[in-house]
């Protein structure tokens, strides 16, 4: 310089043909149980879906440009 590939909650990661509400476990916070603490159990808190823009009645999910990481080839 070219080709692919990944971006989704404070960590890890799911999201089905585009379909009407975005979801786990973990971790925080609260309660339960215990003499207590760890474990377990139950609940709650937590998201501009990397960025801007297009398509569409409807976009995490499809197009283009970018940012940032990875990978190959010169």
């Nucleotide at each position: 310089g070219g080709g692919c590939c990944c971006a989704u909650a404070g960590c890890u990661c799911a999201g089905u043909u585009g379909g009407u509400u975005a979801g786990a476990g973990c971790u925080a916070u609260c309660g339960g149980c215990u003499c207590a603490u760890a474990a377990c159990c139950g609940a709650u808190c937590g998201g501009u879906c990397g960025u801007a823009g297009g398509u569409u009645c409807a976009a995490g999910u499809c197009c283009u440009a970018c940012u940032g990481g990875g990978c190959c080839c010169a």
Molecule: transfer RNA
Organism: Candidatus Rifleibacteriota bacterium